[in-house]
Molecule: c-di-GMP-I riboswitch aptamer
Organism: soil metagenome
RNA sequence: GACAAGGGCAAACCGGUUGAAAAGCCGGGACGCAAAGCCAACGGAUCUCGUCGAGAUGGCCGGGCCGCCGAA
Numbered sequence: 001g002a003c004a005a006g007g008g009c010a011a012a013c014c015g016g017u018u019g020a021a022a023a024g025c026c027g028g029g030a031c032g033c034a035a036a037g038c039c040a041a042c043g044g045a046u047c048u049c050g051u052c053g054a055g056a057u058g059g060c061c062g063g064g065c066c067g068c069c070g071a072a
Stems, first nucleotide, its partner, number of pairs: 001069001008033002013028006031059001037065003042062003045057005
C1' cells in the first nucleotide's frame, strides 16, 4: 500500500459437535479483511457463569512478534 500479480483468511446464517454459559471446533457459506497470521501470562474494553473466582472475544481498540508482493 497500487483498479498490480500469485494467492490467503472467512462475518451473518445453516448442519453437526463440545460447553453451565459466553463461546470454541468441523462442514457448507461469503459480510468483509494488507496481516481478519500469532500473543488474553502487555494494557483497556465487552461478554458468560452451577463455585467471586473461573472462563470467552485478537473479525472491539491500543500494543508486541512474524509473514507475501514490490508500483507510487